[in-house]
RNA sequence: AACAGAGUAAGUAUACUGCGUCAAGUGCCAAGGGAUGGGAAGUUGCCCUUGGACGAAAAACACUUGCUGUUUGCGGUAGUAUGCUGCGUCCGCUGUU
Numbered sequence: 001a002a003c004a005g006a007g008u009a010a011g012u013a014u015a016c017u018g019c020g021u022c023a024a025g026u027g028c029c030a031a032g033g034g035a036u037g038g039g040a041a042g043u044u045g046c047c048c049u050u051g052g053a054c055g056a057a058a059a060a061c062a063c064u065u066g067c068u069g070u071u072u073g074c075g076g077u078a079g080u081a082u083g084c085u086g087c088g089u090c091c092g093c094u095g096u097u
Stems, first nucleotide, its partner, number of pairs: 001097005010085009019075003028052007038091003042087001058072005
């Protein structure tokens, strides 16, 4: 020097445990902030806060008749584990020649 590889945030599937179902959460818009392969900066990806718009699937049983309990569902629902996918730039790391 050439070639190859490892490695992120996150996404998805399954399982388990939860939350809500008298509606939070998820998703959408705007503003601000934060983190983001080993290092640096970084977004069209991710997270947090505020405001706004929109919006739902409940049912059965028990009796102590309740913002109750249990069960089955539902929610483009939360977390964990496993599998799969997985940084665009620059500098590094490993291996081969």
Overview
The RNA shown here (THF (Tetrahydrofolate) riboswitch aptamer) has 97 nucleotides and comes from a Clostridia bacterium. Model confidence (mean pLDDT): 81 of 100. Of the family's consensus pairs, 94% are formed in the model. The organism belongs to Clostridia, within Bacteria. It was read from a public genome assembly, where an Rfam model found it.